[in-house]
RNA sequence: GAGUGAGGUAGAGGCGCGAAAACCAUCAGUAUCCUCUGCGAGAUUGGGAGUCGGUGACCAGAGGGGAAAGGGGAAUUCGCCGAAGUGCGGUACGUCACCCAAGGCGUCCGUGCUGGGCCUGCGUUGAAUAAGCGCAGGACUGUCAUCCGGCCAGAUACCCGCUGUCCGGAUGGAGCGCUAUCUCACCG
Numbered sequence: 001g002a003g004u005g006a007g008g009u010a011g012a013g014g015c016g017c018g019a020a021a022a023c024c025a026u027c028a029g030u031a032u033c034c035u036c037u038g039c040g041a042g043a044u045u046g047g048g049a050g051u052c053g054g055u056g057a058c059c060a061g062a063g064g065g066g067a068a069a070g071g072g073g074a075a076u077u078c079g080c081c082g083a084a085g086u087g088c089g090g091u092a093c094g095u096c097a098c099c100c101a102a103g104g105c106g107u108c109c110g111u112g113c114u115g116g117g118c119c120u121g122c123g124u125u126g127a128a129u130a131a132g133c134g135c136a137g138g139a140c141u142g143u144c145a146u147c148c149g150g151c152c153a154g155a156u157a158c159c160c161g162c163u164g165u166c167c168g169g170a171u172g173g174a175g176c177g178c179u180a181u182c183u184c185a186c187c188g
Base pairs, nucleotide, nucleotide: 001187003186004185005184006183007182008181009180010179011178014081016080017079018078019077020076023073024072032065033064034063035062036061037060038059042052043051044050046100047099048098084114085113086112087111088110089109090108092107093106094105095104096103115141116140118138119137120136121135122134123133124132125131143173144172145171146170147169148168149167150166152164153163154162
């Protein structure tokens, strides 16, 4: 000293990511409760136990009362830039009224994929035209590499050419990335 490798620190992408309590709308005139009428024996996710039921359960109609959770919204606060999301595996843990099972939800571990937000279509979850997730497509955007062109500057007597910052374009890659910086080691 141009570099290479390893580790640390600080940053950037932008309708950027996620979490929290309060508020608001939706959920919904739904679940459910009461009264009356009708029916007439089971109802309670599958089984067991238990509970309710001819003092009429369940179901249906009429009337009266009438939620909540999950999900969503604008702002606020907090944590951040594999932020986060998701597939597969582990049934590892917890939970869904007592037990078993099924299924759902949440947490943790391992491993893989996705740079990011937006739009469109299909599928799925969902009360939903909301939103989430997955797949496919589209343009946009950030970053690095390669190539092309350009302004300026440098060295050069001058031009071509070369080098450097920046601008524009094309193609391609992926966040285990990129920029800056520090330390150690290697190399000359």

Predicted 3D model of a 188-nucleotide RNA (Lysine riboswitch aptamer) from Brevibacillus sp. SYP-B805. It matches the Rfam family "Lysine riboswitch aptamer". Gene Ontology term of the family: lysine biosynthetic process. Its mean pLDDT, the model's own confidence on a scale to 100, is 80.